Model confidence (mean pLDDT): 80 of 100.
This is a predicted structure of a 75-nucleotide RNA (transfer RNA) from a Candidatus Wildermuthbacteria bacterium.
Lineage of the source: Bacteria > Bacteria candidate phyla > Candidatus Wildermuthiibacteriota.
The RNAcentral record of the sequence draws on ENA.

[in-house]
RNA sequence: GGCCCCGUCGUCUAGCCUGGCCUAGGACAUCUCCUUUUCAAGGAGGUAACACGAGUUCGAAUCUCGUCGGGGCUA
Numbered sequence: 001g002g003c004c005c006c007g008u009c010g011u012c013u014a015g016c017c018u019g020g021c022c023u024a025g026g027a028c029a030u031c032u033c034c035u036u037u038u039c040a041a042g043g044a045g046g047u048a049a050c051a052c053g054a055g056u057u058c059g060a061a062u063c064u065c066g067u068c069g070g071g072g073c074u075a
Base pairs, nucleotide, nucleotide: 001074002073003072004071005070006069007068010028011027012026013025020058030046031045032044033043034042051067052066053065054064055063
């Protein structure tokens, strides 16, 4: 240099191929409350995310292009 894969809450991940009901779901963590003499455990609830830009579309996390970052194969 060429080709391929990946980027979503603090962490790990589902959803992407098949665009709308999903207010982007789950686990752990964190915060509040309940329970307990206290802690732990348990129960209820809350906060928190689509790498960036552009395009297509009535509508984009999802499709297209580019950029950035990470990984792999190859000369």
It matches the Rfam family "tRNA". Gene Ontology term of the family: triplet codon-amino acid adaptor activity.